[in-house]
Context: one part of a larger RNA
RNA sequence: CACCGCCCGUCAAGCCACGAAAGUGGGAGGGGCUUAAUGUCGUCGCGCUAACCCGCAAGGGAGGCAGACGCCUAGAGCCAAUUCCGCGAUUGGGACUAAGUCGUAACAAGGUAGCCGUAGGGGAACCUGCGGCUGGAUCACCUCC
Numbered sequence: 001c002a003c004c005g006c007c008c009g010u011c012a013a014g015c016c017a018c019g020a021a022a023g024u025g026g027g028a029g030g031g032g033c034u035u036a037a038u039g040u041c042g043u044c045g046c047g048c049u050a051a052c053c054c055g056c057a058a059g060g061g062a063g064g065c066a067g068a069c070g071c072c073u074a075g076a077g078c079c080a081a082u083u084c085c086g087c088g089a090u091u092g093g094g095a096c097u098a099a100g101u102c103g104u105a106a107c108a109a110g111g112u113a114g115c116c117g118u119a120g121g122g123g124a125a126c127c128u129g130c131g132g133c134u135g136g137a138u139c140a141c142c143u144c145c
Base pairs, nucleotide, nucleotide: 003110005107008103009102011100013097014096016094018092019091020090023087024086025085026084027083028082031079032078033077034076035075039072041070042069043068044067047065048064049063052061053060054059113134114133115132116131117130118129119128120127121126
């Protein structure tokens, strides 16, 4: 201070953090497809080939080289997703802020007792129905002191 009390919610203002959000920027690790330098390997190797083998020789064989093809492959491109971080029109409630708006729900039987659960409804606090509780006043009765 003490009913000229206390107090609830919507709305309005300011500010703060958070959630959602079409989308957008960046990062990470993989997957699939396409392409592929290079290199190893594999197959072929009709072209080339002093050394080895056969042969008097011509030549042939083995091996090697060029070359061709194939698998894999750095990288590049594309696709659908995963995950992390940021931004984000708008949106949702929340916290806070002496003196804004509307009402008056609660606290006294708070002027319809209140509260809990549930359903419906309503500018808002709330209202109504059903069930429950007394942490209800009053009156009456019972028990105890």

Predicted 3D model of a 145-nucleotide part of an RNA (small-subunit ribosomal RNA, 3' minor domain) from an uncultured bacterium. Rfam family: Bacterial small subunit ribosomal RNA. Rfam links the family to the GO terms ribosome and structural constituent of ribosome. Its mean pLDDT, the model's own confidence on a scale to 100, is 82.